Transfer RNA from Binataceae bacterium (SeqCode), 76 nucleotides, folded computationally. The source organism's lineage runs through Bacteria, Bacteria candidate phyla, Candidatus Binatota, Binatales (SeqCode) and Binataceae (SeqCode). Its Rfam family is "tRNA". The RNAcentral record of the sequence draws on ENA and MGnify.
RNA sequence: GGGGCGGUAGCUCAAUUGGGAGAGCAUCGGCUUUGCAAGCCGGGGGUUGCCGGUUCAAUCCCGGUCCGCUCCACCA
Numbered sequence: 001g002g003g004g005c006g007g008u009a010g011c012u013c014a015a016u017u018g019g020g021a022g023a024g025c026a027u028c029g030g031c032u033u034u035g036c037a038a039g040c041c042g043g044g045g046g047u048u049g050c051c052g053g054u055u056c057a058a059u060c061c062c063g064g065u066c067c068g069c070u071c072c073a074c075c076a
Base pairs, nucleotide, nucleotide: 001072002071003070004069005068006067007066010025011024012023013022019056027043028042029041030040031039049065050064051063052062053061
């Protein structure tokens, strides 16, 4: 330098012929208990890496760019 895969909630990850952004764990509140844990019920939390484009509408399609993993090439 080139190819492939990935980047979505605090963490691990879903969501695909473009249309409601979600789950588990964590966290907060409540119930239960003398108290704690466990259990049950409920809540909050997101610029979908960043910039731009297409579209009525983009996590999804297109261009650029940054970061991580990986393969190839190059260099002495």